[in-house]
RNA sequence: CGCGACAAAAGCAAACCAUCCGCAAGGAUGGGACGCAAAGCCAUGGAUCCUACUCCCCAGGAUCGCCAGGCUACCGAAU
Repeated sequence: CGCGACAAAAGCAAACCAUCCGCAAGGAUGGGACGCAAAGCCAUGGAUCCUACUCCCCAGGAUCGCCAGGCUACCGAAU
C1' cells in the first nucleotide's frame, strides 16, 4: 500500500414523527435506527428525480445512503 476481523475505540444515521425552509425534487434541526469500513468531502462523468415566477426550449436545481472518478481519514487480527 492492498485488505477488512463474531477485535477494540470512536463515528455516521434509512424509514417514520415534530418544527422550519423550498414551487418541487429535496433540505435544516431535534427525536429515532434500517443499515454503513469511507454512509467523510467534491455534482467531475454516468444515472435517477424536480422545475412556481421569469426567460424560453435550453437552462436551472436535487440526490455523493445509486454507480464510477478525485481528495482526505480512525483502528490493525488474518492474508
The prediction has a mean pLDDT of 82. c-di-GMP-I-GGC riboswitch aptamer from a Gemmataceae bacterium, 79 nucleotides, folded computationally. The sequence was found by an Rfam model in a public genome assembly. Lineage of the source: Bacteria > Planctomycetota > Planctomycetia > Gemmatales > Gemmataceae.